[in-house]
RNA sequence: GAUAAAGGCAAACCCGGUGAAAACCGGGGACGCAAAGCCAUGGGUCUAAAACCGGGAUACCGGUCACGAUCGCCAGGCCGCCGAA
Numbered sequence: 001g002a003u004a005a006a007g008g009c010a011a012a013c014c015c016g017g018u019g020a021a022a023a024c025c026g027g028g029g030a031c032g033c034a035a036a037g038c039c040a041u042g043g044g045u046c047u048a049a050a051a052c053c054g055g056g057a058u059a060c061c062g063g064u065c066a067c068g069a070u071c072g073c074c075a076g077g078c079c080g081c082c083g084a085a
Stems, first nucleotide, its partner, number of pairs: 001082001008033002013028006031072001037078003041075003044070003051064005
């Protein structure tokens, strides 16, 4: 893929947990999704613990930065369910 059927996933938000954070995991819940299945390889975005730089007083403050996160931002790769004409 057909404004079909079967089956699937689950945003916000709430509860519990992990984490420095972004965010993630479990339960509830559905905004949406035809790969909203998987892989951080390229780009984007988010965070900035450690590190480095600056200030300061050892506290602490500011800045830079991914080795953190996101595949429900895009590209690329891998794999796959159902079904007419």